Description:
Model confidence (mean pLDDT): 77 of 100. A computed fold for a 261-nucleotide RNA from Candidatus Aegiribacteria sp., annotated as Bacterial large signal recognition particle RNA. Of the family's consensus pairs, 95% are formed in the model. The source organism's lineage runs through Bacteria, Pseudomonadati and Candidatus Aegiribacteria. Rfam family: Bacterial large signal recognition particle RNA. Rfam links the family to the GO terms SRP-dependent cotranslational protein targeting to membrane, signal sequence recognition and signal recognition particle, plasma membrane targeting.
[in-house]
């Protein structure tokens, strides 16, 4: 060192999690790598820690250190925005209340109260007016199946004379329309209208009485409410840091045994 054999190993690994530890089924990441059976009210085994069966390679495709690094997991670290829930405290945050200091307005040409009348409101009812319907008057209105009158034509007859009857004229019926001094019906988001009742707390309005304050805009002040901000406890997601495992890669180092050359 070359060449048959064979041996250990290798035919995927890793995080969580489960577990008294380990592996293994389920979940994730790597990313392509022998086959079958078993396994979450788990299954297997015990520090040489999946069992059971088959098959391939086989001393470099193996193992070791080293570095880099998908991924995970931990924090009682840090941080940034939120979310629930509570305190008190601040705020020229928002609502309406209450006060009457101040400001303003009214008030002896009479506030305020207090009795009376009245409105007004509510309810029935005349009336009035509107609106809608029917009537009434007008005025149109039938090609034959509506009237009256029916030239011409026709038709019946020896005649005399009868019979139907289209178009023209006149009319009407239903139906259209029109008009509104008029007539009944029937309705209300009508009415400076009459009656009559109820209501009379409250508001307006007059009269009496009293005789000096009333009002609550603005500011202030108080107590609520309610935003916002701080605090505090809680939860959930983000990023950083830190710690821990660590797939792939990279690199770099080591090597049985048996026979022959």
């Nucleotide at each position: 060192c070359u060449g048959u054999g064979c041996u250990a190993g290798g035919c995927g690994g890793g995080g969580a999690g489960c577990u008294a530890g380990c592996g293994g089924u389920g979940c994730c990441c790597u990313g392509u790598a022998c086959c079958c059976g078993c396994a979450a009210u788990c299954c297997g085994c015990u520090a040489c820690a999946g069992c059971g069966g088959g098959g391939c390679u086989g001393a470099a495709a193996c193992a070791u250190c080293u570095g880099u690094g998908c991924g995970g997991c931990a924090a009682u670290g840090c941080u940034u925005a939120g979310c629930c829930a509570g305190a008190c405290u601040g705020u020229u945050u928002u609502u309406a209340u209450g006060u009457a200091a101040g400001u303003a307005g009214u008030g002896u040409u009479g506030a305020u109260g207090a009795u009376c009348a009245g409105g007004a409101c509510c309810u029935g009812u005349a009336c009035g007016g509107c609106g809608u319907c029917a009537g009434c008057c007008c005025g149109u209105g039938a090609a034959c199946c509506c009237c009256g009158u029916c030239a011409g034509a026709a038709c019946c007859g020896g005649a005399a004379g009868g019979u139907a009857g289209c178009a023209g004229c006149g009319g009407u019926a239903a139906g259209c329309g029109a008009u509104g001094u008029c007539u009944g019906g029937c309705g209300g988001g009508c009415g400076a209208u009459g009656c009559a009742g109820a209501u009379c707390a409250a508001c307006c309005u007059g009269a009496u009485c009293u005789g000096a304050g009333c009002u609550g805009g603005c500011u202030g002040c108080a107590g609520a409410u309610u935003g916002c901000a701080c605090c505090u406890c809680g939860u959930g997601a983000g990023g950083c840091u830190u710690g821990u495992c660590c797939a792939g890669c990279a690199g770099a180092u080591a090597u049985g045994u048996a026979c022959a050359g």